Context: one part of a larger RNA
RNA sequence: CCCUCGUUAAGGAACUCGGCCAAUUGACCCCGUAACUUCGGGAGAAGGGGCGCCCUCAUUAGGUGAAAGACUUCGCGUCUGGAGCCGAAGGGGGCCGCAGAGAAAUGGCCGCGGCGACUGUUUACUAAAAACACAGGUCUCUGCUAAGUCGUAAGACGACGUAUAGGGACUGACGCCUGCCCGGUGCUGGAAGGUUAAGGGGAAGUGUCAUCCUGAGCUUGUCCCGGGAGAAGCACCAAACCGAAGCCCCGGUAAACGGCGGCCGUAACUAUAACGGUCCUAAGGUAGCGAAAUUCCUUGUCGGGUAAGUUCCGACCUGCACGAAAGGCGUAACGACUGCGGCACUGUCUCAACGAGGGGCUCA
Repeated sequence: CCCUCGUUAAGGAACUCGGCCAAUUGACCCCGUAACUUCGGGAGAAGGGGCGCCCUCAUUAGGUGAAAGACUUCGCGUCUGGAGCCGAAGGGGGCCGCAGAGAAAUGGCCGCGGCGACUGUUUACUAAAAACACAGGUCUCUGCUAAGUCGUAAGACGACGUAUAGGGACUGACGCCUGCCCGGUGCUGGAAGGUUAAGGGGAAGUGUCAUCCUGAGCUUGUCCCGGGAGAAGCACCAAACCGAAGCCCCGGUAAACGGCGGCCGUAACUAUAACGGUCCUAAGGUAGCGAAAUUCCUUGUCGGGUAAGUUCCGACCUGCACGAAAGGCGUAACGACUGCGGCACUGUCUCAACGAGGGGCUCA
């Protein structure tokens, strides 16, 4: 010097990101307990008092219940009976120590916010949380060979269930509520019209060809060669036309994906603008909340708390960029969550000291 402990004058969080750590509190009995509240709770709220041993009231209250006796339906039965044993709580009096829950074990408490209702779940090995889940709410799909899911299939789950059931999505107890927009995207209903695939359909064209025209050659008559025209049939190519769903189109739907304005003027001080004008939109943010887990400017401004407060609490509203089931605002209870304050308490600190044990170090 290090580790693990013990004690400490005066002060008492001045330490520090932060009371992290340590200390305080502590069992049991009695008294006594606020706001708030979903009437359960909050509550062990908080805050007080008691606690050992001896004598006595006292052979205490109370508990247990033997022997014996009586009855007997005969039973391990019923009644009487009270021995013995166990044994509080309390009143009075006394005793000892610094100390009586004498050791060990054994809640510190309160106030104001944020978030999440709650008990639960989670990153096995840096995150336990305001994340996940959750009862409850809503939408949507599914009529049973269900929808959905796994598998190439057989088959299986769903379910030996049947819409008070099952699947999917969002929200997340409870209370009060959940506004406006269907133009875009999605979903859904419609089928008149437009568009439209395979397929159907075969006009025209082209090829082939009976036949006809013509040229050349060789020959006089057939034949051979070249060019042109060319019906039916066949073939090739193929146009009209007929072809569903979808799309276009017409409706619905936002607890579907989503969205929810700008500029200018105006009141008898000023300021502000209930009011007006204008442009744009599918519609221009209602209630509630608001410098917020959201506020850039910002340590906004005012109030509270402190001697002093970028945090905290209450307000204001100029919401850079809250807002209503990616729910809004509240809310008792709950939380190893998070912010702020107070009391108690302390070596966290001012500021360090001493002690114990174990290391380190020196020597062997």

Description
The part of an RNA shown here (large-subunit ribosomal RNA, domain IV) has 364 nucleotides and comes from a marine sediment metagenome. The full RNA is in RNAcentral, with records from MGnify. The coordinates come from a structure-prediction model, not an experiment, and the mean pLDDT is 87.